[in-house]
Two RNAs folded together computationally: RNase P RNA and transfer RNA, 429 nucleotides in total. It holds a member of the Rfam family "Bacterial RNase P class A". It is annotated as a ribozyme. The coordinates come from a structure-prediction model, not an experiment, and the mean pLDDT is 76.
RNA sequence: UGGGCGCAUGAUCGCUGGCAUCCCUGAGAUGUCAGAGGAAAGUCCGGACUCCGUAGGGUACAGUGGUUCAUAACAUGAACAGGGCGCAAGUUCUGGAAAGUGCCACAGAAAAGAAACCGCUUUUCACUUCGGUGAAGAGUAAGGGUGAAAAGGUGAGGUAAGAGCUCACCGCCUUGGUGGUGACAUCAAGGGCAUGGUAAACCCCACUGGGAGCAAGACCAAAUAGGGAGGCGUUUGAGGGCUACCCGCCUAAAGCCUCCGGGUAGGUUGCUGGAGGUGAUGAGCAAUUAUCACCCUAGAGAAAUGAUCAUGGCCUGCAUUGCAGGUACAGGAUCCGGCUUAUAGCCCACUUU
RNA sequence: GGGCCGUUAGCUCAAUUGGCAGAGCAAGGGACUCUUAAUCCCUAGGUUGGAGGUUCGAUUCCUCCACGGCUCACCA
Repeated sequence: UGGGCGCAUGAUCGCUGGCAUCCCUGAGAUGUCAGAGGAAAGUCCGGACUCCGUAGGGUACAGUGGUUCAUAACAUGAACAGGGCGCAAGUUCUGGAAAGUGCCACAGAAAAGAAACCGCUUUUCACUUCGGUGAAGAGUAAGGGUGAAAAGGUGAGGUAAGAGCUCACCGCCUUGGUGGUGACAUCAAGGGCAUGGUAAACCCCACUGGGAGCAAGACCAAAUAGGGAGGCGUUUGAGGGCUACCCGCCUAAAGCCUCCGGGUAGGUUGCUGGAGGUGAUGAGCAAUUAUCACCCUAGAGAAAUGAUCAUGGCCUGCAUUGCAGGUACAGGAUCCGGCUUAUAGCCCACUUU
Repeated sequence: GGGCCGUUAGCUCAAUUGGCAGAGCAAGGGACUCUUAAUCCCUAGGUUGGAGGUUCGAUUCCUCCACGGCUCACCA
C1' cells in the first nucleotide's frame, strides 16, 4: 500500500415471520423452518420503481470538469498523461486568466500594457579646503527596501551608467513534421519575451439535469354537509396541468381560487428472486464482462432478531500450567451501485527505508 | 422513514462584492447616594460547533463530521 476475518459450539428461557395441525376463533396453542452489517449509519452522489393529463422549444437555475475505457448510471472505479511533494515504495492536484468584468487589504515610489523613494550615471549653474558638496534637469528597473506577489533566469559582451540592447544555454510563445484512439510526447524552424495572481469571484467553453418521492402510488372499507368570508370568471375563456419565467400545447365548465371551520385516522397491496450470491472456464494490463453449473438469504403493530449458564478460541496482566480481566463499531424499513465516516483484536500478499 | 433548516461573548442577535468580529442585556470595578435601585464612566469575556481544503488572507467559498430544531403548523 492492497485484500480478508471480525468470536465458535451446546443447553435453558423468551421474541418476529412463513408453513402444517388443533381448538374455546385470538395479534391463540403445539410442531417445524427461517431470522441484521461491513458499515444495515450519514443521506453525500447515481440509478431502478411510482405518480404528476406534454416530460415540447427557449431563457434562467443547478451540477460535473486531464484523457481513454468500464458501468443501468454516477461527483464511482480502472489504466494512462502532465504538474507538485518525497531518498524511495508512493502520494496529491487537474478545462479556459494573450473574450470581457471585478478584486489584490496593510506595507510600498509603483499592484498591471506601471513606477524614479534610496541608489547608479551624466548636463548646466553656484560654492569649494580642488577631495568634492548643493540646486535644477536628463538617462537608468542591474542593486537596496516593501509585500503573498514587483514585469523571464544564469553567464558573457556592451554602455556614461544601465537595459533582451546583443549573444550562448534554460524557460516561454508561434508554426510545421513525426508517434499515440486520446490527454500528450518528441524533433525542427522562427519570435527578443508580448502572457502577474485569483474562475471552491462573476464569467466563457464542453457535457448532463422535467418535478416529486414507497408517508411515492393502487384497491377496499369507513366518514360526510359541502357550511362561512373574500376574490376572479361565463365564448373578448377564469382556472388547472405538483410551484422560476416566456412561447407553444393539452384540459376545462359555468364554475374556479384563497382563507376560516368541520369529518375520516382501518385493512390489503406496493414488499422483496435481485443490474442477487458462489464456483469454474473464456475475453481484457485492469476496472469489468460473457457462458455454464449450483444456491435462496428478514420483510414489521412506530417495529422481533434477546438474556443467562457451560465449554472452547483469541488478546492482555499476574504468574506457572492455573487465576483475573477484556472480546470493537454498531443495528434492517422500497430496492440496488458507490462515496464518506465509526471500528477492539487479528490474518494474508506485495513493496520501501 | 423521507425532506428541510440552524450553530458567532454567559443569553438574544448583527457582520456582503473574502480584508482589524460588533451591539443590547447579563458579569466585574468606579462615580452619585445615609443605603439600595435607576443613571453615568471604565473593564474583561470569542479556537465564529469540529477537522481538512481553495486563497496572500475565510464568520463568509468548497468537502467531511458533530450537535440541535421543524414532525398532522414540512409529508399520508